The prediction has a mean pLDDT of 81. A computed fold for a 74-nucleotide RNA from Schwartzia sp. (in: firmicutes), annotated as transfer RNA. Its Rfam family is "tRNA". The family's RNA type in Rfam is transfer RNA. Taxonomically the source falls in Schwartzia (Bacteria, Bacillati, Negativicutes, Selenomonadaceae).
[in-house]
RNA sequence: GGACCCAUAGCUCAGUUGGUUAGAGCAUCCGGCUCAUAACCGGACGGUCCUAGGUUCAAGUCCUAGUGGGUCCA
Numbered sequence: 001g002g003a004c005c006c007a008u009a010g011c012u013c014a015g016u017u018g019g020u021u022a023g024a025g026c027a028u029c030c031g032g033c034u035c036a037u038a039a040c041c042g043g044a045c046g047g048u049c050c051u052a053g054g055u056u057c058a059a060g061u062c063c064u065a066g067u068g069g070g071u072c073c074a
Base pairs, nucleotide, nucleotide: 001073002072003071004070005069006068007067010026011025012024013023019057028044029043030042031041032040050066051065052064053063054062
């Protein structure tokens, strides 16, 4: 220098051919159960979907540029 992949909750991830509320598990907090703790059960909290533009009636999803990370080639 070139090619490809990834970026969504504090962490690990899902999200269908663009469509009707953006989700799960773990963590945290509250409650139940227990003599008590753990486990288990119920609930709550938590997001500008990496950034900026574009397309569209509608974008986490498509297009362009950038940023960060990873793999490979030279």
It was read from a public genome assembly.